RNA sequence: UAACUGGAGAGUUUGAUCCUGGCUCAGAUUGAACGCUGGAGGCGUGCUUAACACAUGCAAGUCGUGCGAGAAAGGGACUUCGGUCCUGAGUAGAGCGGCGCACGGGUGAGUAACGCGUGGGUGAUCUCCCUUGGUGAUCGGGAUAACAGCGGGAAACUGCUGCUAAUACUGAAUAAUCUUCAUGUUUAACUUCAUGGGGUAAAGGUGGCCUCUGCUUGCAAGCUACCACACCGAGAUGAGCCCGCGUCUCAUUAGCUAGUUGGUAGGGUAAUGGCCUACCAAGGCUACGAUGAGUAGCUGGUCUGAGAGGAUGACCAGCCACACUGGGACUGGAACACGGCCCAGACUCCUACGGGAGGCAGCAGUGGGGAAUAUUGCGCAAUGGGCGAAAGCCUGACGCAGCGACGCCUCGUGAGGGAUGAAGGUCUUCGGAUCGUAAACCUCUGUCAAGAGGGAAGAAACCAUUGGAGUCGAAUAGGCUUCUUUGCUGACGGUACCUCAAAAGGAAGCACCGGCUAACUCCGUGCCAGCAGCCGCGGUAAUACGGAGGGUGCAAGCGUUAAUCGGAAUCACUGGGCGUAAAGCGCUCGUAGGCGGCUUGGUUAGUCAGAUGUGAAAGCCCUCGGCUUAACCGGGGAACUGCAUUUGAUACUGCCAGGCUUGAGUGUCGGAGAGGGUGGCGGAAUUCCAGGUGUAGGAGUGAAAUCCGUAGAUAUCUGGAGGAACACCAGUGGCGAAGGCGGCCACCUGGACGACAACUGACGCUGAGGAGCGAAAGCGUGGGUAGCAAACAGGAUUAGAUACCCUGGUAGUCCACGCGGUAAACGAUGGAUGCUGGGUGUCGGGGGUUUACCUUCGGUGCCGCAGUUAACGCGUUAAGCAUCCCGCCUGGGGAGUACGGUCGCAAGGCUGAAACUCAAAGGAAUUGACGGGGGCCCGCACAAGCGGUGGAGUAUGUGGUUUAAUUCGAUGCAACGCGAAGAACCUUACCUAGGCUUGACAUCCUACGAACCUUCCCCAAAAGGAAGGGUGCCCUUCGGGGAGCGUAGAGACAGGUGCUGCAUGGCUGUCGUCAGCUCGUGCCGUGAGGUGUUGGGUUAAGUCCCGCAACGAGCGCAACCCCUAUUGUUAGUUGCCAGCAAGUAAUGUUGGGCACUCUAAUGAGACUGCCCGGGUCAACCGGGAGGAAGGUGGGGAUGACGUCAAGUCAUCAUGGCCCUUACGCCUAGGGCUACACACGUACUACAAUGGCAGAUACAAAGGGCAGCUAAGCCGCGAGGCCAAGCCAAUCCCAGAAAAUCUGUCUCAGUCCGGAUUGCAGUCUGCAACUCGACUGCAUGAAGCUGGAAUCGCUAGUAAUCCCGGAUCAGCAUGCCGGGGUGAAUACGUUCCCGGGCCUUGUACACACCGCCCGUCACACCACGAAAGCUGGUUUUACCCGAAGCCGGCGGACUAACCGCAAGGAAGUAGUCGUCGACGGUAGGACUGGUGAUUGGGGUGAAGUCGUAACAAGGUAGCCGUAGGGGAACCUGCGGCUGGAUCACCUCCUUU
Repeated sequence: UAACUGGAGAGUUUGAUCCUGGCUCAGAUUGAACGCUGGAGGCGUGCUUAACACAUGCAAGUCGUGCGAGAAAGGGACUUCGGUCCUGAGUAGAGCGGCGCACGGGUGAGUAACGCGUGGGUGAUCUCCCUUGGUGAUCGGGAUAACAGCGGGAAACUGCUGCUAAUACUGAAUAAUCUUCAUGUUUAACUUCAUGGGGUAAAGGUGGCCUCUGCUUGCAAGCUACCACACCGAGAUGAGCCCGCGUCUCAUUAGCUAGUUGGUAGGGUAAUGGCCUACCAAGGCUACGAUGAGUAGCUGGUCUGAGAGGAUGACCAGCCACACUGGGACUGGAACACGGCCCAGACUCCUACGGGAGGCAGCAGUGGGGAAUAUUGCGCAAUGGGCGAAAGCCUGACGCAGCGACGCCUCGUGAGGGAUGAAGGUCUUCGGAUCGUAAACCUCUGUCAAGAGGGAAGAAACCAUUGGAGUCGAAUAGGCUUCUUUGCUGACGGUACCUCAAAAGGAAGCACCGGCUAACUCCGUGCCAGCAGCCGCGGUAAUACGGAGGGUGCAAGCGUUAAUCGGAAUCACUGGGCGUAAAGCGCUCGUAGGCGGCUUGGUUAGUCAGAUGUGAAAGCCCUCGGCUUAACCGGGGAACUGCAUUUGAUACUGCCAGGCUUGAGUGUCGGAGAGGGUGGCGGAAUUCCAGGUGUAGGAGUGAAAUCCGUAGAUAUCUGGAGGAACACCAGUGGCGAAGGCGGCCACCUGGACGACAACUGACGCUGAGGAGCGAAAGCGUGGGUAGCAAACAGGAUUAGAUACCCUGGUAGUCCACGCGGUAAACGAUGGAUGCUGGGUGUCGGGGGUUUACCUUCGGUGCCGCAGUUAACGCGUUAAGCAUCCCGCCUGGGGAGUACGGUCGCAAGGCUGAAACUCAAAGGAAUUGACGGGGGCCCGCACAAGCGGUGGAGUAUGUGGUUUAAUUCGAUGCAACGCGAAGAACCUUACCUAGGCUUGACAUCCUACGAACCUUCCCCAAAAGGAAGGGUGCCCUUCGGGGAGCGUAGAGACAGGUGCUGCAUGGCUGUCGUCAGCUCGUGCCGUGAGGUGUUGGGUUAAGUCCCGCAACGAGCGCAACCCCUAUUGUUAGUUGCCAGCAAGUAAUGUUGGGCACUCUAAUGAGACUGCCCGGGUCAACCGGGAGGAAGGUGGGGAUGACGUCAAGUCAUCAUGGCCCUUACGCCUAGGGCUACACACGUACUACAAUGGCAGAUACAAAGGGCAGCUAAGCCGCGAGGCCAAGCCAAUCCCAGAAAAUCUGUCUCAGUCCGGAUUGCAGUCUGCAACUCGACUGCAUGAAGCUGGAAUCGCUAGUAAUCCCGGAUCAGCAUGCCGGGGUGAAUACGUUCCCGGGCCUUGUACACACCGCCCGUCACACCACGAAAGCUGGUUUUACCCGAAGCCGGCGGACUAACCGCAAGGAAGUAGUCGUCGACGGUAGGACUGGUGAUUGGGGUGAAGUCGUAACAAGGUAGCCGUAGGGGAACCUGCGGCUGGAUCACCUCCUUU
């Protein structure tokens, strides 16, 4: 500062992270459609599909002032009633003629083109009507339609004869600055001028007048005005043609072209030109994309976007093209003509079958197609157009109205007050919350609609009329021009607008509410029904489905679908990338092209600046104005970023000319090298052959076997043959462009490097196409073949083994000459140049100083600064900072596949899609988990030992089976002598049967009765029935009331061991008493996250020490607590008894005592404290001393963060669901105790370390009144009877047993073992049948130490022996506790199992019980191939040849002109020819559809076979190639690391 105001992201790959990358969403828009809904008005807009077919009406006529002719009906008059006349009327309707019909209106089929846009050219052109200037308009002629007559035809229409007019036609005259020819002149040029010759015009009409002439008024000639006419010039307008530039996709379209390109001559046109013809020449276009194919009208603009762009071309405007399809000309100023003609074709209609008619992509309208698009309206009042002198006529152009929420804009559906927060709905934690001031109710207002009344603007003209001025004229006629007065004209429409009364009365819906994205609850449903734009919801508590309440958003609309742009920087000009994510050609040379060092001069093409022209209008933008506002409209401006012309500037780029040396190259000298090619030579080794020695094996493997060997192998020695490869040196050493190159010598040959500074003078860089080179495998021909070795054969392994291992073995590997052209051809990193800290190796060369070193050039490695990167990493050898050139990428799969092309002998290479399908695929890094990865460490983990289990019998639990029921739960470790510390009834939850229904139990209400007690009947019991007794406590106004209990009744409710432990609380198990798990602050990293917590030591320990970007802290560890081992103190009864005393047969029995033991309270003690050694002067470790105890002394309690949807709804609690005369409750009986079998856990054994008998010693810890029970007596015994003591350091259970001593048994199914069974008993208990324990007698089973396998234990432990307790009436081989006796072994950490830490790989994260590949089978989908079949487009050759133009023409016909005539000129029809549409024949190309069958691909919940890949994935994987195989795959050769582990070997498999 009028016309500068502008750029947002989100969801989704993962356990999490960053990046890459696709998909999806939020925005705006539309000629829209669909669903639900719908009050008013304004302004716009409305077949996007079938350029499909069309009924009907209308859309182009007009002029009597160009011409000739000219009705009828009706009315009137007359009439001889036959008709006539007047009027209608010079009217209607035709005809000749003129102008118009080429405008206006429609559509977008075709067209990739000078079609369109933009800017130019036309000296290569035309232009009716219009304007203007000049000139003219003289004299003649012959026809013809209408009309009349006669015909043909169904019709359309038409023939012949006759009459007639013109502004129709035509002859002559005149005329040029018109046209043409000739000559001269001039010019670059038919460019100009001059002279001469030839040729070429015309039409009148209407009005007025009588000055001149004619005749009688008046009229005509004439004059005059207007209109019309002819010629020439100019203008305007419009049109034609030409040129520069711009204008879609495909190269899987690469070559195209014969009138093709040019010339000469001619024709044709208004005009240039191969536009056409003849002849001549052989050109022309193309990678800056020709030709071909596909698609498409182009533009102003429109939509979107910050812009640049992208998409689009409805309405409005400009241009083009088309008019049923194809061809053609006529007329005309202009057409090859939408509502004209001719022909051909298709279609429709009429027909008398002979023949005719038609073209809505004009306005309405119809059918059809379609998701879808309107009235067969009114009017010429306005604007515009045609004709006309004019009035006027015509005008589906146009102006209006109708229909459609199709779009934009505006308005309304009310406003204020109103709490009892009404009723009702919904939710509820039941208290309430919310709909909600919302409603009711009160007070107002009156927009819109509906009713009534009034009522515009759009109208100004033409014309007529009043008055005036000018002009022509002889004229006061008249005409023309102009000003003025008045009058006439409205489809819309009684519309806009205004007024009036009344009445809140008539006017709100749609979508959404998991995140993105504003908005939440209840019910129903139960992976069903359904939703879904993406992610994803739904499997019984769904804010995601359906309904409801509530809420959010927009609003006469709201959503959905389709489409475009945006977001998408996701094709990147603005504005991206290529080491590992998609992406660098395998490498080099080089063409076109692109880019290019320093300097001087010129030029001004690019570039920059100014001016001019243009860039139509409309639109966008700004401003002012008009409709009440707005949309809409009008005025002015800005802009139109472009093109052209012109003027200027000259730095840069280009071009031209000159110079320079630093880029590049040449030269001289020098050394290095597996650089390449050819030829020759050498030794070691393998194999083979011959011979000698020699004897039974050799070879091979995880172990074997096939194989070789007594016909003499292997071994060893000698000699020989032959092929291939060159140990050591050898090295992130060297050389080469890459592939690649390795014994030695010779020859030929390429390149790089260093030093010197002589020469050239930008000669350079890159490089599309192109050319060459190019490992291994492979192919062809011919050689060669020692070893190795695809295929193949055999042997093993294995479930199988088309493999890995072994024995053989052919192509091949080698050579020569060709082909092929690919690799993980990799540094996964194109080439060139410049710039940007260093350090340290090494190869080649040089310089300095004198070798210690310093420095320089070129290569090759490592580490690292800045910088960069998603990170990893890169880092002067860049992946840093820049410039130039090339190649390549754009989600995954399909697929490097198909088709096509091209190369190849083949294998195959190069180029290279789509349909369909998914919402991911991927890179780097992180934390875990895992590994038949690694390292370190621990644990009764192994090992070393001891004893067991697994075998027997029994007990017990479980599975299974059975059953009316065998209640339920627990199920790898971590279920199985578990819940259950004790099922005969009870328990008890199960079954059968009999009963109850407010219930066995809780609270509330009413009535009655206190409660309660006793007896009897029935029944299996529960239940039921009957009789009797009996009234208490508190208050009292004495009526009664209350508490408590019982009975009866009503309903709220009770009740449920019914379901869900995957809705939960609580509790518990397990990893694991493993040493771990975390936090704050700081630091590192974009981030997940890391650090701390890793490292070196050490420990039982994340225990401690040291170090350290960490410093601290928490939960765990340890300690604190309890028991135990030693001891002090205190205290001594029920305990104890040393000393003293008493007593006994004997005994702490008694006095006494508290010393000891013990009891139980409180202390001490042990802390690596001390010493020695080691260790880092540490932590700590080893040893020692002392000590009762020594390195956490032993044991217990104590269980981190978490894991297992671990266990438990049947301990308890609890949400939800379910049952309610039953899934509740009571009762009896039964069952949980069954029994072919399988498993777990135990007991007892199998015996002599023992059994039996006898004798005899020593505990601890517990329990006891519904109890323990002494002593005594009885019983063989279990036990019984009787009866002291004890509420317990007092009494009792209570006898410990093993041990020890003595005796016996003597190896056997026993004097072992005790199951089973019989008989007889005891005890508990209402009750031992199902189904208790114990006792006695009798019986006397299996079993002689236990297969594979497996468990416990490291010291007071294992083993072994007894004792006690809980539960409990009774019932213990189980469980819990107690003491007695009392071992063996541990070299050690290779292995099995489990665990901890560090590290590594990973395609796993539900985390290896993971993931995942391919064949086969089934279903569906799209695609390819295919004998063919069938369309479309196009092309070549030929045939046919309509209409028509052009050309030819004997004969025929003919008004004007010539001619006296004959005839001529000219014309018409006809005919012939060239061209030529449709059509036909043959061949080709391209492109669709379809196709038996076939091929692979994709998708799908559970299918089959294997296990290929991910860990060293169990044979490391992958790439190229070749062979083989059900399949993944295997093997050979060469290559890569995008392979783990690194002293070794140690079978296969493991889903």
The prediction has a mean pLDDT of 84. This is a predicted structure of a 1551-nucleotide RNA (small-subunit ribosomal RNA) from Desulfovibrionaceae bacterium CG1_02_65_16.